Two RNAs folded together computationally: RNase P RNA and transfer RNA, 396 nucleotides in total.
RNA sequence: GAAGCACGCCAGACCGUCGCUGGUGCAAUCUGGGAAACCAGGCACUGGAGGAACGUCCGGACUGCAUAGGGCAGCGUAGGAGGUAAUACCUCUCCACCGUGAGGUGAGGAUCAGAGCAACAGAGACGAGCCGGUUUAGUCCGGGUGAAACGGGCAAUCUCUACGCGCAGCAAUACCAAGUAGGCCAGCGUUGAUGUGGCUCCGCAGAGCUGGCGGGUAGGUAGCACCGAGCCGGUGGGGUGACUCCCGGCCCAGAGUAAUGACGGUCACAUCGGGGGCAACCCCGAUGCACAGAAUCCGGCUUAUCGGCGCGCUUCACAC
RNA sequence: GCCGGAAUAGCUCAGUCGGUAGAGCAGCUCAUUCGUAAUGAGAAGGUCGUAGGUUCGAUUCCUAUUUCCGGCACCA
Numbered sequence: 001g002a003a004g005c006a007c008g009c010c011a012g013a014c015c016g017u018c019g020c021u022g023g024u025g026c027a028a029u030c031u032g033g034g035a036a037a038c039c040a041g042g043c044a045c046u047g048g049a050g051g052a053a054c055g056u057c058c059g060g061a062c063u064g065c066a067u068a069g070g071g072c073a074g075c076g077u078a079g080g081a082g083g084u085a086a087u088a089c090c091u092c093u094c095c096a097c098c099g100u101g102a103g104g105u106g107a108g109g110a111u112c113a114g115a116g117c118a119a120c121a122g123a124g125a126c127g128a129g130c131c132g133g134u135u136u137a138g139u140c141c142g143g144g145u146g147a148a149a150c151g152g153g154c155a156a157u158c159u160c161u162a163c164g165c166g167c168a169g170c171a172a173u174a175c176c177a178a179g180u181a182g183g184c185c186a187g188c189g190u191u192g193a194u195g196u197g198g199c200u201c202c203g204c205a206g207a208g209c210u211g212g213c214g215g216g217u218a219g220g221u222a223g224c225a226c227c228g229a230g231c232c233g234g235u236g237g238g239g240u241g242a243c244u245c246c247c248g249g250c251c252c253a254g255a256g257u258a259a260u261g262a263c264g265g266u267c268a269c270a271u272c273g274g275g276g277g278c279a280a281c282c283c284c285g286a287u288g289c290a291c292a293g294a295a296u297c298c299g300g301c302u303u304a305u306c307g308g309c310g311c312g313c314u315u316c317a318c319a320c
Numbered sequence: 321g322c323c324g325g326a327a328u329a330g331c332u333c334a335g336u337c338g339g340u341a342g343a344g345c346a347g348c349u350c351a352u353u354c355g356u357a358a359u360g361a362g363a364a365g366g367u368c369g370u371a372g373g374u375u376c377g378a379u380u381c382c383u384a385u386u387u388c389c390g391g392c393a394c395c396a
Base pairs, nucleotide, nucleotide: 001316002315003314004313005312007310008309009308010307012267013266014265015264016263017262018261020048021047022046023045024044025043026042030041031040032039033038050291055301057300058299059298060297061296062169063168064167065166069201070200071199072198074165075164076163077162078161079093080092081091082090083089094108095106096105097104098103109160110159114158115157116154117153130143131142132141133140173222174221175220176219183213184212185211186210187209188208194205195204215395216394217393230250231249232248233247234246236245237244238243269288270287271286272285273284274283275282276281321392322391323390324389325388326387327386330345331344332343333342339376348362349361350360351359369385370384371383372382373381
C1' cells in the first nucleotide's frame, strides 16, 4: 500500500419566526364544553422518538381467571459449564464443517426400546445376492449403479429420554356516568348446570348458563409514564468472560386517531458542472443528506439503513 | 394496539407419515359446419410468493421476509 476479519461509536450543527403536546409551581374557586361522569382555559419555568421506536419471533413484569394443585394430551428446548427476573438470548469451552488466515457457522441427546422412509439408476435398498477371477471349501479378492451396497443413513419423520411451559392478553382489568322492551324463543340446570380459555381429577364458589332474535351505550377516570430487572460515571472489588457487588451523581417522551412539526438563514458532508492553481487545494452554481417513527412496560433476537469515525487483528506485495 | 390465517397453470381449486405436481374453466391447433356456437381429438402452459437451512432429495419440515385476508368494546 491492497484485500479482508471482528468490535465499538455517531445518525448533521446553530440562529430566528410561527405552531403542537405533556409536567411542576403560582393565581383563580371563576369562565367555557357536556345530560352527567369529567375535560379544557391564565402566567412562569421546563420535558418532548430510535438504533432499530420496525417485525411481533422468544422471554418476563403486570392484570384477571381458584395464592394456579395432580394426571393425560399438546407445545417448546437439546454437547458441557455458567450468566440472568427469564429465554429459543448472552458468555466461556469441547467437537464437526467452511476459510491460506484473522475468524465464521452449527435445532450438536438417543437409531443395542420400537415403528416408518429410501424416487431414478442398479442383480439387489436392509433381505438377500449379479458379474469376473480364485480356493479343498460361499474360501478369498475385485467390479459397475447409487447419496447410501451390509456397516449402516434419515430423529428441523413418528418416537424415546431429560428439562421447561396453567390459560388469556392493556380492546387485560377496576371504577364512574348515562341509557333500555332490564324483553321474547329454544336447550341445559340444586339428581349441581356453570366458573381453572383442549380434556379430566380434587378443592372452592354456586343459581343461573349457552345459542338465536331484538333493544341500549359506544362517554369518562384509573391501569399509564413509574425510584425502576432505571440511566450516567469510576485505572473501585470479584470473575477468562457474560455478569455481579460497592461508591458518587441524575430523574430522562407520553397521546388516546394519536404531539415530537413547518418556514427562512448560516455552516458542515457527499455527488455533478463551470472557473482558477504546477500541486495540495480554493471559488461559484445545482442536487442530495439513509432506514424509519413511540401507543402498557422492560430484556433479547431478527430484518431495513445514505454515509462517516475509532480501535484491534489477518493475508499478500514492496522498501529498509 | 393485541391475536389468528392464506399464497400451487391466465382464473377457481386439489395435492400428508418428504420421492420430482394434477383437475375444471379459459386460451392454442385440427376435425365437424356455408359460417359461428356447441361437440370430438390433440398439444402446450408451473423456478409451488421470495431467500436461506435440514436432508441423497423439499409444494410438503424449520427460519427469515413480501403481499393479502380475518377476529377482538360494553350494558341487559
It holds a member of the Rfam family "Bacterial RNase P class A". The family's RNA type in Rfam is ribozyme.